Source information
A computed fold for a 178-nucleotide RNA from Sporosarcina sp. D27, annotated as Lysine riboswitch aptamer. Its Rfam family is "Lysine riboswitch aptamer". Rfam links the family to the GO term lysine biosynthetic process. The prediction has a mean pLDDT of 77. The model forms 98% of the base pairs in the Rfam consensus.
[in-house]
RNA sequence: AAUGAGGAUAGAGGCGCAAAAACCAUCAGUACACAAUCUGAGAAUGAUGAGAUUCGACGACGAUUGUAGAAAGGGGAAUUUGCCGAAGUGGCGAGAUGCUCAUUAUCUCAAAGCUGGUUCUGGACUGAACAAGUGCAGAACUGUCAUAUAGGAAACUAUAUGGAGGGCUAUCUGAUGC
Numbered sequence: 001a002a003u004g005a006g007g008a009u010a011g012a013g014g015c016g017c018a019a020a021a022a023c024c025a026u027c028a029g030u031a032c033a034c035a036a037u038c039u040g041a042g043a044a045u046g047a048u049g050a051g052a053u054u055c056g057a058c059g060a061c062g063a064u065u066g067u068a069g070a071a072a073g074g075g076g077a078a079u080u081u082g083c084c085g086a087a088g089u090g091g092c093g094a095g096a097u098g099c100u101c102a103u104u105a106u107c108u109c110a111a112a113g114c115u116g117g118u119u120c121u122g123g124a125c126u127g128a129a130c131a132a133g134u135g136c137a138g139a140a141c142u143g144u145c146a147u148a149u150a151g152g153a154a155a156c157u158a159u160a161u162g163g164a165g166g167g168c169u170a171u172c173u174g175a176u177g178c
Base pairs, nucleotide, nucleotide: 002176003175006173007172008171009170010169011168014084016083017082018081019080020079023076024075033067034066035065036064037063038062042055043054044053046104047103048102049101050100051099087115088114089113093109094108095107096106097105116142117141118140119139120138121137122136124134125133126132144163145162146161147160148159149158150157151156
């Protein structure tokens, strides 16, 4: 020289990522509450089933109208903070769901695994949603490295193809080995 998914520090990508309290729209003129009218036997907070308790012929529940009228989850832009596996997802596992238990559904945390980043299109699912998100198929842009070709004295530039963040750039360094 070289070898290893060696180590440490710093850094780049760009409509870049996340969090925070406040704000905005949505949820929603919905839920809940009260009143009037109708009805008439059941009803009780994700759904279903079982149980307990409570409400109910002194008319519940429900429907319509009127008065008053939310919140959570989900989202957005800006600010600040922390950052560049930032972070996202995550069928297993743990926990929560307004009385208890079971199943299911949803939510939270999160191991393995997966994803370079952003945007768009199609259809599936989640979702109240025309928001947003996930995964699948495809397209575009973009950063980076490798290879090939062309140009160039070189640095490098252009095009094409391919790889993946366990990547890439810079510096330092341990080990093996000559």